[in-house]
């Protein structure tokens, strides 16, 4: 490299397969105090074929706080039981992650003010988005993130046309970044020690 077969994402304590759970899109159907419409929002069932391209930013990275299935334990008390034990809760614990407030933050976008003939610059503010949110963590990269344009499709309000239609400034092109690629550090193993009924956390030095 070529074929030819497989994969949707994460998790479920090595690897795989199942399983189970969470996100996602597709078709189908309900619904909607968003929209003119395509579309988006919510719910339901059913399946996993498929998700464009280019250039462009790389900065905060901080103090808090709230929530979570499926998995592990399950003392006391309940219930069966003669007992052993077993069986449901409460609760703990891991934990794939769903958020909040207050600061702060590249490019872009905006508003005011200076300055300047003008491009623009400067300063101070907003709006998205982002950081906070990795296995404690630190560091490049860059994309699945932001921002610009492109391309394919849907819709056609306004417009424009006698009409027929034409036409995007409106839409769709998944989810993964609660760390993805990587370098590092952390752990992972046995041992002591605390804590805890026990899963489990937590320390320590190897």
């Nucleotide at each position: 490299c070529a074929g030819c077969g497989g994969a949707c994402u994460c998790a479920u304590a090595a690897a795989a397969a199942a399983u189970u759970g969470u996100g996602c899109c597709a078709u189908a159907u309900c619904u909607u105090u968003g929209g003119a419409a395509a579309c988006g929002g919510g719910a339901u069932a059913u399946g996993g074929g498929a998700u464009g391209g280019u250039g462009u930013c790389a900065a905060a990275u901080u103090c808090g706080g709230u929530g979570a299935a499926a998995c592990c334990u399950g003392a006391c008390g309940g219930c069966a039981g003669a007992a052993a034990u077993g069986c449901a809760c409460a609760a703990g614990g891991c934990a794939a992650u769903g958020c909040c407030g207050a600061g702060c933050g590249a490019a872009g976008c905006u508003u005011a003010a200076u300055a300047g003939a003008a491009a623009u610059a400067u300063u101070a503010g907003g709006a998205a988005c982002g950081u906070g949110u990795a296995g404690a963590g630190a560091c490049u990269u860059g994309a699945c993130g932001g921002c610009a344009c492109c391309c394919a499709c849907c819709u056609a309000a306004a417009g424009c046309g006698c009409a027929a239609g034409c036409c995007a400034u409106g839409g769709u092109g998944a989810a993964g970044a609660c760390a993805a690629a990587g370098u590092c550090c952390a752990g992972g193993g046995a041992g002591u020690g605390g804590u805890g009924a026990a899963a489990g956390c937590c320390a320590c030095a190897c």
Group I catalytic intron from an uncultured Methylococcaceae bacterium, 206 nucleotides, folded computationally. Its Rfam family is "Group I catalytic intron". The family has 12 seed sequences and 5,602 matches in Rfam 15.1. For this family Rfam cites "Self-splicing of group I introns" (Cech, Annu Rev Biochem, 1990). From the family's description: Group I catalytic introns are large self-splicing ribozymes. They catalyse their own excision from mRNA, tRNA and rRNA precursors in a wide range of organisms. It was read from a public genome assembly, where an Rfam model found it. The prediction has a mean pLDDT of 77.